[in-house]
RNA sequence: GCGAGUGUAGUCUAGCCUGGUAGGACAUUGCCUUGCCAAGGCAACGGCCCGGGUUCAAAUCCCGGCACUCGCA
Numbered sequence: 001g002c003g004a005g006u007g008u009a010g011u012c013u014a015g016c017c018u019g020g021u022a023g024g025a026c027a028u029u030g031c032c033u034u035g036c037c038a039a040g041g042c043a044a045c046g047g048c049c050c051g052g053g054u055u056c057a058a059a060u061c062c063c064g065g066c067a068c069u070c071g072c073a
Base pairs, nucleotide, nucleotide: 001072002071003070004069005068006067007066010026011025012024013023020056028044029043030042031041032040049065050064051063052062053061
């Protein structure tokens, strides 16, 4: 330099193909339960890598960029 893959919360991850309220687990905080702790229950907190385009509507489709991984040279 060329090609491919990946990017969603503090961490891991579903959803993307086939556009229509972003979901789960762990963690954190609060409450309940307990003599205390642990475990358990309930609730809260927090996210679509960046920019642009298409569309009534984009995490999803298209273009560009960035980062990481792999392959080729």
The RNA shown here (transfer RNA) has 73 nucleotides and comes from a Candidatus Micrarchaeota archaeon. The prediction has a mean pLDDT of 83.